[in-house]
Context: one part of a larger RNA
RNA sequence: CUCUCGUUAAGGAACUCGGCAAUCUAACCUCGUAAGUUCGCAAUAAGAGGUGGCUGGAUUGUGAAGUCCGUACGGAUGGAGCAUGAAAGCUUUCAAUAAAGUGGCUCGGGUGACUGUUUAGCAAAAACCAAUCACUCUGCAAACUCGUAAGAGGAAGUAUAGGGUGUGACACCUGCCCGGUGCUAGAAGGUUAAGGGAAAAGGUUAGUGUCCCGUAAGGGAUGCGAGGCUUUGAACCGAAGCCCUAGUAAACGGCGGCCGUAACUAUAACGGUCCUAAGGUAGCGAAAUUCCUUGUGGGGUAAGUUCCCACGCGCACGAAUGGUGUAACAACUUGAGCGCUGUCUCAACGAGAGACUCG
Numbered sequence: 001c002u003c004u005c006g007u008u009a010a011g012g013a014a015c016u017c018g019g020c021a022a023u024c025u026a027a028c029c030u031c032g033u034a035a036g037u038u039c040g041c042a043a044u045a046a047g048a049g050g051u052g053g054c055u056g057g058a059u060u061g062u063g064a065a066g067u068c069c070g071u072a073c074g075g076a077u078g079g080a081g082c083a084u085g086a087a088a089g090c091u092u093u094c095a096a097u098a099a100a101g102u103g104g105c106u107c108g109g110g111u112g113a114c115u116g117u118u119u120a121g122c123a124a125a126a127a128c129c130a131a132u133c134a135c136u137c138u139g140c141a142a143a144c145u146c147g148u149a150a151g152a153g154g155a156a157g158u159a160u161a162g163g164g165u166g167u168g169a170c171a172c173c174u175g176c177c178c179g180g181u182g183c184u185a186g187a188a189g190g191u192u193a194a195g196g197g198a199a200a201a202g203g204u205u206a207g208u209g210u211c212c213c214g215u216a217a218g219g220g221a222u223g224c225g226a227g228g229c230u231u232u233g234a235a236c237c238g239a240a241g242c243c244c245u246a247g248u249a250a251a252c253g254g255c256g257g258c259c260g261u262a263a264c265u266a267u268a269a270c271g272g273u274c275c276u277a278a279g280g281u282a283g284c285g286a287a288a289u290u291c292c293u294u295g296u297g298g299g300g301u302a303a304g305u306u307c308c309c310a311c312g313c314g315c316a317c318g319a320a321u322g323g324u325g326u327a328a329c330a331a332c333u334u335g336a337g338c339g340c341u342g343u344c345u346c347a348a349c350g351a352g353a354g355a356c357u358c359g
Stems, first nucleotide, its partner, number of pairs: 001354008010345002014343001019340001027051005036041001038169001052091004060083003066077004092096001104338007111330002116128002133166006144153003170325004175255003180252002182248005189243003195237002200232006207224007256274005283317001284314001295311005
């Protein structure tokens, strides 16, 4: 010097991102206990006092023998014994829950209702779940899922059931928009596949026309072309879907701009205008959301970028992608205080194990 412990004058968080760590507290009995509240809690709230041994014997519990009444094997009386041990007094120690083990507490805010679950091996949480609520599908050979199928689950269930999705106890509530996307319903018209249909066109060719060479037989070139075969193929018919018509937002989602105006100023209840499907209602709001920003005012401190209460120009809250509250709960998060301490001022000493030297 490193690690694990112990003690410490005065101060007591001045340490630090932050009281991290370590103290304090702690058992049992008695007293006492606030706001709030879903009346269950909060609560071991908080805050006080006591605790050994001896004497003492109050009190309380149980209730034997005996006696009486009596026959119902019962009742009354009786108090022994046993247990319990209050008040009070005496007494030992530095210290009596003498060791070990063994809650520090309070106040305010946020988030999530709660118990529960999770990243085996850096995250335990405000994440997930949850009860509740809502929408939607499903009439049973159910919907849905697995499987090519047989079949299986759903379910040995039957709409108070089962599947999917969202929300997330409870309280008060949940506004406007169906233009887009989705879903549901509709069927007049438009569009539309395979398929049907076959007009027409092309290819090939029996045959045949013309020209050239040749005396001829024949050869060459170039047209037309029936029938058959074959290739392409228009009109027309032709479902769902789409276009279309409606509904639907606890479906996906969305919820404006400019200008003017009141007898100081400022502001604008009011008016005008443009656009939109409709222009953000209640509530909340510098917020787990606020860039500017350490917004402004107030509180707490001697001093407060954090915290609390307000304000509202909300860069860019907002109503089941839920809004706002909320008792209880939390190894959650944030701020403050009391107690307490080697966290610190500022370090010291001690114990043990290493380090170091020799082997």